[in-house]
Molecule: transfer RNA
Organism: Methanocalculus sp. MC2
This record gives sequence, structure tokens and C1' cells, in this order.
RNA sequence: GGAUCUAUGGGGUAGAGGAUAUCCUCUUGGGCUUCGAACCCAAGGACCCGGGUUCGAUUCCCGGUGGAUCCG
Repeated sequence: GGAUCUAUGGGGUAGAGGAUAUCCUCUUGGGCUUCGAACCCAAGGACCCGGGUUCGAUUCCCGGUGGAUCCG
């Protein structure tokens, strides 16, 4: 330098045009308990950046940036 893949809460993960953006974990509060653990309930928190297509983009397209693999 070239090719392919990839980027979603603090961490992990699903979603591939219209859902309230899923679930686990985490944090906080409450219940339960003699106290804890476990369990139950509630609350909090995310679509890498810019542009395009579209009535509508997390999703499709282009570019950038970061990451992974391969080729030279």
C1' cells in the first nucleotide's frame, strides 16, 4: 500500500427499513432474612463520526476514524 470483516448502555449480547432498541451483567432503592448469600420487584444507563438514499436509517450506500484477519 491492497483485500475482507467489524464498531450498540460501565462490560458482554440480539435486532438488518417503521418495535418502548432485546437479554445477561452492573449500579441504586425496596421486599424476603436474626444478619448475609440466593431469590423477587422497581428504577438508571447505549446505536463510533460526517455525508447520501428514503416519507422514515441502529439497519442500506459512500467517506473518515478505531479494531481484527489475510496478501504484498